Context: one part of a larger RNA
RNA sequence: UUGGGCGUAAAGCGUCUGUAGGCGGUUUUGUAAGUCUGUUGUUAAAGAUCCAGGGCUUAACCUUGGAAAUGCGGCAGAUACUGCGAGACUUGAGGGCGUUAGAGGGGAGCGGAACGCUCGGUGUAGGGGUGAAAUCCGUUGAUAUCGAGCGGAACACCAAAAGCGAAGGCAGCUCCCUGGAGCGACCCUGACGCUGAGAGACGAAAGCCAGGGGAGAGAAGAGGAUUAGAUACCCUCGUAUUCCUGGCUGUAAACGAUGGACACUAGCUAUUGGCAGUGUCGACCCUGUCAGUGGCGAAGCUAACGCGUUAAGUGUCCCGCCUGGGAAGUACGCCGGCAACGGUGAAACUC
Numbered sequence: 001u002u003g004g005g006c007g008u009a010a011a012g013c014g015u016c017u018g019u020a021g022g023c024g025g026u027u028u029u030g031u032a033a034g035u036c037u038g039u040u041g042u043u044a045a046a047g048a049u050c051c052a053g054g055g056c057u058u059a060a061c062c063u064u065g066g067a068a069a070u071g072c073g074g075c076a077g078a079u080a081c082u083g084c085g086a087g088a089c090u091u092g093a094g095g096g097c098g099u100u101a102g103a104g105g106g107g108a109g110c111g112g113a114a115c116g117c118u119c120g121g122u123g124u125a126g127g128g129g130u131g132a133a134a135u136c137c138g139u140u141g142a143u144a145u146c147g148a149g150c151g152g153a154a155c156a157c158c159a160a161a162a163g164c165g166a167a168g169g170c171a172g173c174u175c176c177c178u179g180g181a182g183c184g185a186c187c188c189u190g191a192c193g194c195u196g197a198g199a200g201a202c203g204a205a206a207g208c209c210a211g212g213g214g215a216g217a218g219a220a221g222a223g224g225a226u227u228a229g230a231u232a233c234c235c236u237c238g239u240a241u242u243c244c245u246g247g248c249u250g251u252a253a254a255c256g257a258u259g260g261a262c263a264c265u266a267g268c269u270a271u272u273g274g275c276a277g278u279g280u281c282g283a284c285c286c287u288g289u290c291a292g293u294g295g296c297g298a299a300g301c302u303a304a305c306g307c308g309u310u311a312a313g314u315g316u317c318c319c320g321c322c323u324g325g326g327a328a329g330u331a332c333g334c335c336g337g338c339a340a341c342g343g344u345g346a347a348a349c350u351c
Base pairs, nucleotide, nucleotide: 004322005321006320007305008304012319014202015201016200017199021195022194023193025089026088027087028086029085030084031083033082034081035078036077037076038075039074040073041072042071049067050066051065052064053063054062055061092192093189094188095187096186097184098183099182100181104178105177106176107175108174109173110172111155115151116150117149118148119147120146121145122144126137127136163170164169207248208247209246210245211244212243216242217241221237222236223235224234259318260317261316262315263314264313267296268295269294270293271292272291273290274289275288276287277286300307301306324351325350326349333344334343335342336341
């Protein structure tokens, strides 16, 4: 290279935007580059293959003649498909109009419960914690209870198998700014599309820098227990952190362990959003249809488990990735980072 794969065996980049490239709807016409046909030249000899002969007793082997093969060039032609030029189209794609749902994003303000602290009232000897205890708090008045004030963080019920977002993720309420999506009937543009090496942007938690903030929780740390020991599990404290603003880091079981797009291939059921219809005083319900989210399943697929119109079925296009285990996601080099570390990524050796 041919070939085989990537849900769980090795293997889908964390996600998206998009450059080059690859691939690309219907139709008319031109061209004839790819493609195909014919012809011609060439493709030295030897060798290899095939055919017909010859020579060693035969064969292998040697040898004569011929043929064929492949590539390249010229000429003449074909035009279905691909390409290229010109033109047209509307179903792909996009835009306009109307309408709908939503924890989609950013900013500001506000609210109640709980918790902690401070002050005040009542009140007195315990409280707290555990398997049991102790450390701990409390007569300088705790715990309990009532009132007032301050503070930070998170938003019970609603809540769902629900919804939104590309992913990470998103939840009290109100307002402002803003992205995307579904559906409906028409109108407009006229292939403007799909994918996407590099590249760029976003990217949980932890971590880092600077400045704030700090109620509760709480790595590290201290103490009390447990234990043979206990650098743990349990308890009492508690710093970083958790929160905010700006910047960095760029990882994850970043998971559906399943890349994206399009087309096709039985259904049943639940639910969310829209539209239409039937019916009704109306709500609900019922029927159809489009889009989403779940459960079960025909065919088919699968090593099995399972998947099954949200495919892991049947196909096309593009990208990424895999090639025995360990050494190793290590070493070295390079790139990035303030650092922590990240990206790229071997070999010897060994089984």
Molecule: small-subunit ribosomal RNA, central domain
Organism: bacterium